[in-house]
RNA sequence: ACAUCCCGUGCGGGAGAGAGUCGCUGUACAGCCACUGCAGAGGCCGCCGAAGGAGCAAGCGCCCCGUCAAACUCUCAGGCACAGGUACCGCACGGGUAGG
Numbered sequence: 001a002c003a004u005c006c007c008g009u010g011c012g013g014g015a016g017a018g019a020g021u022c023g024c025u026g027u028a029c030a031g032c033c034a035c036u037g038c039a040g041a042g043g044c045c046g047c048c049g050a051a052g053g054a055g056c057a058a059g060c061g062c063c064c065c066g067u068c069a070a071a072c073u074c075u076c077a078g079g080c081a082c083a084g085g086u087a088c089c090g091c092a093c094g095g096g097u098a099g100g
Stems, first nucleotide, its partner, number of pairs: 005096009018045001020044003024040005046080003052076001053074003059067003
């Protein structure tokens, strides 16, 4: 000095599932009420899995047991118009570690 691996940042791509229902609060329209629209939290039922979290196989081991992965499974959390976000992928940059 360099490629691999890990971490971070920026840009781009990036799905799924009820705009469910019930009333409450606020706001807009309105002389007031009601209706309706929007926003917020709550109850009930139905769903999704790609923030996070949890569980397990083969294999391995010191073999009562332990270790051990996911895009699999569970849905605790999160989410179910638009928007936003998301695992993951690509590019660029920065940093770190081992080996040679």
This is a predicted structure of a 100-nucleotide RNA (Glycine riboswitch aptamer) from Rubrivirga sp.
It was read from a public genome assembly, where an Rfam model found it.
The coordinates come from a structure-prediction model, not an experiment, and the mean pLDDT is 77.